[in-house]
Molecule: glmS glucosamine-6-phosphate activated ribozyme aptamer
Organism: Dehalococcoidia bacterium
RNA sequence: GACCGGAAGCAAGCGCCAGGUCCGCGCACAGUGCCGCGGAUGACGAGGUGGGGGCAGUAUCGAAGCAUUCGGCGGAUGGCCCCCCGGCUGCGCAGCCGUCAGGCGCCGGACAAACCAGGACGGGUAACCGACUGACAAACCCGGCGCCGCGCGCAGGG
Numbered sequence: 001g002a003c004c005g006g007a008a009g010c011a012a013g014c015g016c017c018a019g020g021u022c023c024g025c026g027c028a029c030a031g032u033g034c035c036g037c038g039g040a041u042g043a044c045g046a047g048g049u050g051g052g053g054g055c056a057g058u059a060u061c062g063a064a065g066c067a068u069u070c071g072g073c074g075g076a077u078g079g080c081c082c083c084c085c086g087g088c089u090g091c092g093c094a095g096c097c098g099u100c101a102g103g104c105g106c107c108g109g110a111c112a113a114a115c116c117a118g119g120a121c122g123g124g125u126a127a128c129c130g131a132c133u134g135a136c137a138a139a140c141c142c143g144g145c146g147c148c149g150c151g152c153g154c155a156g157g158g
Base pairs, nucleotide, nucleotide: 014074015073016072017071019070020041021040022039023038024037025036026035027033044062045061046060050084051083052082053081054080055079085098086097087096088095090154091153092152093151102148103147104146105145106144107143108142109141116134117133118132121130122129123128
């Protein structure tokens, strides 16, 4: 590199469903009804991972809404501890960080999807699912200002 065979269905604000709710069919009834079978729904995006191990476990931010975004399960890039690697000064220690590699505060700026509005498009008997256009966040982030920190030692150079 070619061929053959197998597994998986690729996800991390993610996945799942046993309760609830809803739909269809069956059954029953005068009738809104229990039950059975099948199905639908079950958190809207933004941001977030140096490597390994351990612990705990409602792990950041806003949007919508005032509630089935009910209820629950499993995870998870968040938290704490240890080791290693890396950035901040060549090396060591200490400290703060994680490749955009100090912390905090104030001011300013930008960015989303759903709900919604528009249009009425595709799938489904239906619940519902998917697609198109438009608008609207906060944090991280970006810019400015301020405060704090930028140490100690060694080596080297002048």